A computed fold for a 476-nucleotide part of an RNA from an uncultured bacterium, annotated as small-subunit ribosomal RNA, 3' major domain. The prediction has a mean pLDDT of 81.
Context: one part of a larger RNA
RNA sequence: UGACGGGGGCUCACACAAGCGGUGGAGCAUGUGGCUUAAUUCGAGGCAACGCGAAGAACCUUAUCCUGGGUUUGACAUGCAGGGAUUAACUCUAUGAAAGUAGAGCCACGCCUUCGGGUGGAACCUGCACAGGUGCUGCAUGGCUGUCGUCAGCUCGUGUCGUGAGAUGUCGGGUUAAGUCCCUUAACGAGCGAAACCCUUGUCACUAGUUGCCAGCGAGUCAUGUCGGGGACUCUAGUGAGACCGCCGGUAUUAAGUCGGAGGAAGGUGCGGAUGACGUCAAGUCAGCAUGACCUUUAUAUCCAGGGCUACACACACGCUACAAUGGUCAGCACAAUAGGUUGCCAAGUCGUGAGACGGAGCCAAUCCUCCAAAGCUGGCCUCAGUUCAGAUUGCAGGCUGCAACUCGCCUGCAUGAAGUUGGAGUUGCUAGUAACCGCAGGUCAGCUAUACUGCGGUGAAUACGUUCCCGGGGA
Numbered sequence: 001u002g003a004c005g006g007g008g009g010c011u012c013a014c015a016c017a018a019g020c021g022g023u024g025g026a027g028c029a030u031g032u033g034g035c036u037u038a039a040u041u042c043g044a045g046g047c048a049a050c051g052c053g054a055a056g057a058a059c060c061u062u063a064u065c066c067u068g069g070g071u072u073u074g075a076c077a078u079g080c081a082g083g084g085a086u087u088a089a090c091u092c093u094a095u096g097a098a099a100g101u102a103g104a105g106c107c108a109c110g111c112c113u114u115c116g117g118g119u120g121g122a123a124c125c126u127g128c129a130c131a132g133g134u135g136c137u138g139c140a141u142g143g144c145u146g147u148c149g150u151c152a153g154c155u156c157g158u159g160u161c162g163u164g165a166g167a168u169g170u171c172g173g174g175u176u177a178a179g180u181c182c183c184u185u186a187a188c189g190a191g192c193g194a195a196a197c198c199c200u201u202g203u204c205a206c207u208a209g210u211u212g213c214c215a216g217c218g219a220g221u222c223a224u225g226u227c228g229g230g231g232a233c234u235c236u237a238g239u240g241a242g243a244c245c246g247c248c249g250g251u252a253u254u255a256a257g258u259c260g261g262a263g264g265a266a267g268g269u270g271c272g273g274a275u276g277a278c279g280u281c282a283a284g285u286c287a288g289c290a291u292g293a294c295c296u297u298u299a300u301a302u303c304c305a306g307g308g309c310u311a312c313a314c315a316c317a318c319g320c321u322a323c324a325a326u327g328g329u330c331a332g333c334a335c336a337a338u339a340g341g342u343u344g345c346c347a348a349g350u351c352g353u354g355a356g357a358c359g360g361a362g363c364c365a366a367u368c369c370u371c372c373a374a375a376g377c378u379g380g381c382c383u384c385a386g387u388u389c390a391g392a393u394u395g396c397a398g399g400c401u402g403c404a405a406c407u408c409g410c411c412u413g414c415a416u417g418a419a420g421u422u423g424g425a426g427u428u429g430c431u432a433g434u435a436a437c438c439g440c441a442g443g444u445c446a447g448c449u450a451u452a453c454u455g456c457g458g459u460g461a462a463u464a465c466g467u468u469c470c471c472g473g474g475g476a
Stems, first nucleotide, its partner, number of pairs: 010474003015467002019430005026321003030317004034312001042053002065307007074130001078129006090105006109120004132296002135294001137292001141290002143285003146281001148279001153192006159168003172183003198273002201270001203241007213230002217228003244267001247261005323423001327382007339370003344363002349358003389420001394415007436459007
């Protein structure tokens, strides 16, 4: 000077408390450990690994992960030397699981040309340099990322003090979300952070009016902004206004500020996002990429077929569905917002109990389509049961994608109808349009294991006295 303490004091935070809902018990889904296996490829390991890399493992992907079959200048790149119109590509045949191997057919470029040919460069063949490696080292590295933590800190110049390491500034008194600001002050200033600038949302005005809108006017229809038309409204998207403790009162050192009130769509950083200081963990990644060294070079390279990554006494983790009456089921009625679409989204209509099939209108999109929201509301039945709860498992019959659903896909119908009656110790999320409940869309993608992830809207709470205690952080 730091770090640490089951030392004391100050302070903050869904840290506790106050509440609401979960998880831990059941079934299933996914990940991991373990076990198994010819192989179950590799990485990630307290918080900060475990629905993580993987925003899609049937083949491919895929990784010498396994078994088997091939190749050796090679699946891929460049160069050199030689050959080079017999050959490569293409077509066919044989063989094979394919990769491939063997054979046959076919025929081609530029320039010069005396039409005999010559020459050159690709492809191809042979040889040599070399290629190749998801082999190893993240403790050799770049880049990127996690974490403490969006915590309020981390430093510098000059000066001063100290023999010096260093200190001061950055401490103290207040205040703030904040090293935010004020006052004091051997310090005076400054930088990186905080804040602001950026995006979005909430109000208004102006401009613009199509593919959006329809108040008033006219027309038409069984009906519908459908048509003429209109710019009022909604909306779209550009410009601006608006919030600053600005005003009033209290309080304070009459400072910073803070408390209450008014006005206002919004009130004290309005809400949300992006933004992550110096550094810490030799944190993570050599399998995204790049890269040093090492290792390998008839194999640790490369091609192919099949298998495996999907196994299953078990253990853990993130979840989904339930255990029912605030419910289940049947019928009728109502209201969204994101987002996506040409190898695509797919309307009407017809067939099918259904998944779906046929069909073909429209749309390269404020036009058309996906499109139907679901919880909800109204009415009927069920009457507390392992049930008209719950849906695992299994059988049969089908549909779709795809060369191919046996290992190992999803969906539909009929039948089957398991555990489960609210979950021990413990543990977790959340402070408002939040939690909880409800559905919708998208990426990846032929299809899908999505109950995941990323967004979107609908319904919409309870509680916070407070800081003694637990966890973590900051100052002295």